RNA sequence: UGCCUGUUCGUCCAAUGGCAGGACACCUGACUCUGACUCAGGCGAUCGAGGUUCGAAUCCUCGACAGGCAG
Numbered sequence: 001u002g003c004c005u006g007u008u009c010g011u012c013c014a015a016u017g018g019c020a021g022g023a024c025a026c027c028u029g030a031c032u033c034u035g036a037c038u039c040a041g042g043c044g045a046u047c048g049a050g051g052u053u054c055g056a057a058u059c060c061u062c063g064a065c066a067g068g069c070a071g
Stems, first nucleotide, its partner, number of pairs: 001070007010024004018054001026042005047063005
């Protein structure tokens, strides 16, 4: 320098172009003499900017970051 792949709650992983969900973690409550375990509830995210579309996490373009291949 060129090409390819990836980016979603704090973490890991889902989501036919049609309500962004699950587990763990965290918070609150119940239980307990206290803590742990267990149970119930809650909080919380689509890398950025445009475009296509009735509708975009998903498709297209540019950019950022990370990884890989070639030279």
The RNA shown here (transfer RNA) has 71 nucleotides and comes from Pseudonocardiaceae bacterium YIM PH 21723. Taxonomically the source falls in Pseudonocardiaceae (Bacteria, Bacillati, Actinomycetes, Pseudonocardiales). Its Rfam family is "tRNA". About the family: Transfer RNA (tRNA) molecules are approximately 80 nucleotides in length.